RNA sequence: AAUUUAGAUACGCUUAAUUCUCAAUCAUACAAAUUGAGAAGCGGGGGAACCACUUUUUUGGGGCGUGUCGAUACUUCGUAGGGAACCAUCUUUCCCGAGCCCGUCAGCUAACCUCGUCAGCCGUUAGAUGGGUCAAA
Repeated sequence: AAUUUAGAUACGCUUAAUUCUCAAUCAUACAAAUUGAGAAGCGGGGGAACCACUUUUUUGGGGCGUGUCGAUACUUCGUAGGGAACCAUCUUUCCCGAGCCCGUCAGCUAACCUCGUCAGCCGUUAGAUGGGUCAAA
């Protein structure tokens, strides 16, 4: 390194939302924590040509996000879509199907400009096929 056999899939999950550095505070000091600044990574918005739209402008319009749409006996029932512990596909079970923002304004969009890096959980749905990683023989 390859093949085979029989195991495991690990203190994690949703989300872009993580890691590192410096300074200050706490304080006599380390660590941790908090605040501020910066970097990397990840994610979003604006923004030419070409292309598209030319029919749109209060019936305003647009953005983040899976979170859209329909019925209705009016408070429920469905639904596009989304999530469930290594990854993909199929089947199956459970759950979500919200909320917020811009402010009259934005199609795509290279260069360029700019913003975010929160919050909420303690769950395990199981099977088959294929693949990956780890330990062993």
c-di-AMP riboswitch aptamer (ydaO/yuaA leader) from Brevibacillus fulvus, 137 nucleotides, folded computationally. RNAcentral holds the sequence, with entries from Rfam. The model forms 92% of the base pairs in the Rfam consensus. It matches the Rfam family "c-di-AMP riboswitch aptamer (ydaO/yuaA leader)". Gene Ontology terms of the family: regulation of gene expression and cyclic-di-AMP binding.